The RNA shown here (transfer RNA) has 84 nucleotides and comes from an Oscillospiraceae bacterium.
The coordinates come from a structure-prediction model, not an experiment, and the mean pLDDT is 82.
RNA sequence: GCCGGUGUGGUGGAAUUGGCAGACACCCGGGACUUAAAAUCCCGUUCUGGCAACAGAGUACCGGUUCGAGCCCGGUCACCGGCA
Numbered sequence: 001g002c003c004g005g006u007g008u009g010g011u012g013g014a015a016u017u018g019g020c021a022g023a024c025a026c027c028c029g030g031g032a033c034u035u036a037a038a039a040u041c042c043c044g045u046u047c048u049g050g051c052a053a054c055a056g057a058g059u060a061c062c063g064g065u066u067c068g069a070g071c072c073c074g075g076u077c078a079c080c081g082g083c084a
Stems, first nucleotide, its partner, number of pairs: 001083007010026003019067001028044005046057004060076005
């Protein structure tokens, strides 16, 4: 240099056809149970603002297509693999 793959909450990882983003699990917080603890069970758990209700932002980054994009198109970056 060329080709291919990957990039999503605090972490792993789904969403395979363009239609509620974050299922499920872990971590973490609260509670139940217990004399106390462990284990087990229940609830919550992306971020920002807000007392709350709620609002806004968010799928590596910048654009484009579309009523609508994690998904399609163009460019860029990072990592992994192959070829030279």